[in-house]
């Protein structure tokens, strides 16, 4: 210098080829307990950032920027 790959919740991870963003731990509330642990029911909470294409984008197309990987 080149080429490949990753980015999504506090945190590991999905999203069936473009059609209402889920799940696991944790958080926080509630039952149950003398009281705490577990269990069990609820609840809150995210698509790295900038433009394009579409009725409609996490998902295509582009310019960035952070990491990791090959080649030299």
């Nucleotide at each position: 210098a080149g080429g490949a790959g990753u980015a999504u919740a506090g945190u590991u991870c999905a999203a069936u080829u473009g059609g209402u963003a889920g799940a696991g731990c944790a958080g926080c509330g509630g039952u149950c307990u003398c009281c705490a642990a577990a269990a069990c029911c609820g609840u809150a909470g995210a698509u790295c950032u900038g433009g394009g294409u579409u009725c409609a984008a996490g998902u295509c197309c582009u310019a960035g920027u952070a990491c990791u990987c090959c080649u030299g």

Transfer RNA from an Acidaminococcaceae bacterium, 72 nucleotides, folded computationally. The sequence was found in a public genome assembly. Model confidence (mean pLDDT): 82 of 100. It matches the Rfam family "tRNA".